[in-house]
Context: one part of a larger RNA
C1' cells in the first nucleotide's frame, strides 16, 4: 500500500450523476393512528410508553414490597419514515450467463370467423389436433382492472355482399384457307378438282376475377390551407375564399411527446438547466395503434424532507489477512 471487520471530536450529504455505501430502525405489549379510498384498505401509517431479577399473593392474567448495573428485546436473529409525481391496475413473467422493467401475461373490453366430417392447424395422402368438445364452444386479431368516455372520414388498401353492363382462360365450334389426289380434261406441258388424312385461320360459345354498384374503422388508416373584421391597443365570437373522403370533438398539454428551450409565472432553496401547481405559442398529444382520472401494488423511474450517519470538511486508530521490507 490492499482486503475484510471495528471505533470516532466537531459538522451533519457540504461527498456524488445519484445517499451508492454504510449508519438509523427492528421483538413483544400497551396507548394512538392522517390524507385518500374501489370502504376491503391505507396501517407495524405517523406517534408515544413499558420490558430484567428475588419474594410474597393468586388456577392465571397480574399485583405489591425488595435488590443491581451505564445499559433488563442488556448476546444474536430482528422494518428507517414520510410529502409529492411519472407509468403499469394488482399477484406473476422474461433476455440460463451485462438489460427483471414502463417490455410479455392478465382478469375485463371488442372486432371477425366457425352448424360439426366444425372453422384452425399439421400432413403428399391416409390421418391426427381442435374435441370424446358443440356458439355461454373452438380458432384468430387488437385492447388491456375498476371509473368516466370512446367523435369526424368509407376517397385509397382490405374485408362482405350484388350480380345488370364492359373484359376475360382452356375447351367447342359454323365457316375459310394450305399441303397431298380417286377421277375428268388435254399429244404434251398442264388445268378443273370428290371424299379422306393433314396443318393453319376462325364467327360465335365459354367461369370466377377485374372493371363496376352498395356496406363496413374497437378492419389498414386519415383527421387542411390564406385573407379580412369589434368605438385605444391587442386578440377575433363572426365573414369570404381554395382544396379535401373527412378536416381533430371529449379530455390532457413545455409532457416517457415541447425543436426553439434554463419557453413564462409562481412553489420550495440563501442560490433549483432537475421536480411541483399553471398557462397553450401542441416543431411533431388525442380517443380500444385506446383518452382522461384513479385507492392498492412496485429490488420501477423522477423530485423534496425528517432520522441517521467517515458519502463528505479531513483523516485518525484498532484487529486479522496478504503483500512488500529486513534477516
Nucleotide at each position: 500500500c490492499c482486503g475484510u471487520g471495528g471505533a470516532g471530536a466537531a459538522g451533519g450529504a457540504a461527498c456524488u450523476a445519484g445517499g451508492c455505501a454504510a449508519a438509523u430502525u427492528g421483538a413483544c405489549g400497551c396507548u394512538g393512528u392522517a390524507a385518500c379510498u374501489u370502504c376491503g384498505g391505507g396501517a407495524u401509517a405517523a406517534a408515544g410508553c413499558g420490558u430484567a431479577c428475588c419474594g410474597c399473593a393468586g388456577c392465571g392474567a397480574u399485583g405489591c414490597g425488595g435488590u443491581c448495573c451505564c445499559a433488563g428485546u442488556a448476546a444474536a436473529a430482528u422494518g428507517g419514515u414520510u410529502c409529492a409525481a411519472c407509468c403499469a391496475a394488482c399477484u406473476g413473467u422474461u433476455u440460463a450467463a451485462c438489460a427483471a422493467a414502463a417490455a410479455c401475461a392478465u382478469a375485463g373490453g371488442g372486432c371477425c370467423c366457425u352448424g360439426c366430417a366444425a372453422a384452425a392447424a399439421c400432413g403428399u395422402a391416409a390421418g391426427u389436433u381442435g374435441a370424446c368438445g358443440u356458439a355461454u364452444a373452438g380458432a384468430g386479431c387488437c385492447u388491456g382492472a375498476u371509473a368516466c368516455c370512446u367523435g369526424c372520414c368509407c376517397g385509397g388498401u382490405g374485408c362482405u355482399g350484388g350480380a345488370a353492363g364492359g373484359u376475360u382462360a382452356a375447351g367447342g365450334a359454323a365457316g375459310g384457307g394450305u399441303g397431298u389426289u380417286c377421277g375428268a380434261c388435254g399429244c404434251a406441258a398442264g388445268u378443273c378438282a370428290a371424299a379422306g388424312c393433314u396443318c393453319c385461320u376462325g364467327a360465335c360459345u365459354g367461369a370466377a376475377g377485374c372493371c363496376c354498384c352498395a356496406g363496413u374503422a374497437a378492419a389498414c388508416g386519415g383527421c387542411g390551407g390564406c385573407c379580412g373584421u369589434a368605438a385605444c391597443u391587442a386578440u377575433a365570437a363572426c365573414g369570404g375564399u381554395c382544396c379535401u373522403a373527412a378536416g381533430g370533438u371529449a379530455g390532457c398539454g413545455a409532457a416517457a411527446u415541447u425543436c426553439c428551450u434554463u419557453g413564462u409565472c409562481g412553489g420550495g432553496u440563501a442560490a433549483g438547466u432537475u421536480c411541483c401547481g399553471a398557462c397553450c405559442u401542441g416543431c411533431a398529444c388525442g380517443a380500444a395503434u385506446g383518452g382522461u382520472c384513479u385507492a392498492a401494488u412496485g429490488a420501477g423511474u423522477u423530485g423534496a424532507a425528517c432520522g441517521c450517519u467517515g458519502u463528505c470538511u479531513c483523516c485518525u486508530c484498532c484487529a486479522c489477512g496478504a503483500g512488500c521490507c529486513c534477516g
Predicted 3D model of a 327-nucleotide part of an RNA (large-subunit ribosomal RNA, domain IV) from a Chitinophagaceae bacterium. NCBI's taxonomy places the organism under Bacteria, Pseudomonadati, Bacteroidota, Chitinophagia, Chitinophagaceae. The prediction has a mean pLDDT of 86.